Transfer RNA from a Lachnospiraceae bacterium, 72 nucleotides, folded computationally. Taxonomically the source falls in Lachnospiraceae (Bacteria, Bacillati, Bacillota, Clostridia). The prediction has a mean pLDDT of 81. The sequence is in RNAcentral, with records from ENA.

RNA sequence: GGUCCCUUAGUUUAAUGGACAGAACAAGAGACUUCUAAUCUUUAAAUACAGGUUCGAUUUCUGUAGGGACUG
Repeated sequence: GGUCCCUUAGUUUAAUGGACAGAACAAGAGACUUCUAAUCUUUAAAUACAGGUUCGAUUUCUGUAGGGACUG
């Protein structure tokens, strides 16, 4: 240099182009408990970035960034 793959919450992940992007763990608050742990309730938090297609994009197309595999 070439070809291909991946990027969603703090972490691991789900979602056939269509209801407010859903869970688990973690974090905050509360209940319980003499205290802690455990348990229960509850809260906040995410589609790498920029465009295009579409009535509608996590999903499709292009470019960029980061990471990875193979290869001249």